[in-house]
Context: one part of a larger RNA
């Protein structure tokens, strides 16, 4: 801007694109073959490497605004408590996320055309021949199907249901994030749980401070599975998505 009124969902699939992979065990079978030695097609069950995709429940990493310990110094007047600096000051754990070493699927069967090559039928050429002879057949990871993913600018622009002429719808603007450089994508916008806060939960640390008790003291016990907690859930309109505006509107 085009699809010949304008939208919102849902779709078909011309064509594109991806993927196609190589094993071992065991069984049939010590059969078939073979003089022995040896050692099979087909077909059945199980199992791996690789790749590839998703995803984080478990396992396992990181997790610099989480908890604890802990040395040096500096403040907080001072004891207790705490903060700031010292690679995150150093150590031990970690929740969400993101992730591989982890899990979870895929590479399955099949169909049709076929190569090379094996054939049937049969004559030129009374035999014989699979046939650049006429007619039939099988036959490979390769071909086209089949499987996954984009896909109506497929100008051949398609299809379906619904909604609109008082518009329907979309957007600017706000509040996030499943998204993200910026646009865009998505959820919400008061007829609201979109964020934050709070409450309670799930998870993380490890039993806070202050008292008390016992001991000279260090420190240890009780109050105490406590006290703190970033990103998780579930609830709740306190708080913040106020107000308004701008496209578009009889299609020749």
């Nucleotide at each position: 801007c085009g699809u010949u009124a304008g939208a919102a969902a849902u779709u078909u699939g011309a064509g594109g694109g991806g993927a196609c992979c190589c094993g071992a065990u065991c069984u049939u079978a010590g059969u078939a073959c073979g003089a022995g030695a040896g050692g099979a097609c087909c077909g059945g069950a199980u199992u791996g490497c690789c790749c590839a995709u998703a995803c984080c429940u478990a396992c396992a990493g990181u997790g610099u605004a989480u908890c604890u310990g802990u040395u040096g110094u500096c403040a907080c007047a001072c004891c207790a408590g705490u903060g700031g600096c010292a690679u995150u000051g150093c150590a031990g754990a970690g929740u969400a996320g993101c992730u591989a070493c982890g899990u979870a699927u895929g590479g399955a069967a099949a169909g049709g055309a076929u190569a090379a090559g094996u054939g049937c039928u049969g004559a030129a050429a009374g035999c014989a021949u699979c046939u650049c002879a006429a007619g039939c057949a099988c036959g490979a990871a390769a071909c086209c199907u089949a499987c996954c993913c984009c896909a109506a600018g497929a100008u051949g622009a398609g299809a379906u249901u619904u909604c609109u002429u008082u518009a329907a719808g979309a957007u600017u603007c706000c509040a996030a994030g499943u998204a993200g450089a910026u646009g865009a994508c998505u959820u919400g916008g008061u007829c609201g749980a979109u964020a934050g806060g709070c409450u309670u939960c799930a998870g993380a640390u490890g039993u806070a401070a202050g008292c008390a008790u016992g001991g000279u003291a260090a420190c240890a016990u009780g109050u105490u599975c406590a006290g703190u907690c970033g990103a998780g859930a579930a609830g709740u309109a306190c708080u913040a998505a106020u107000a308004a505006a701008u496209c578009u509107u009889u299609a020749g």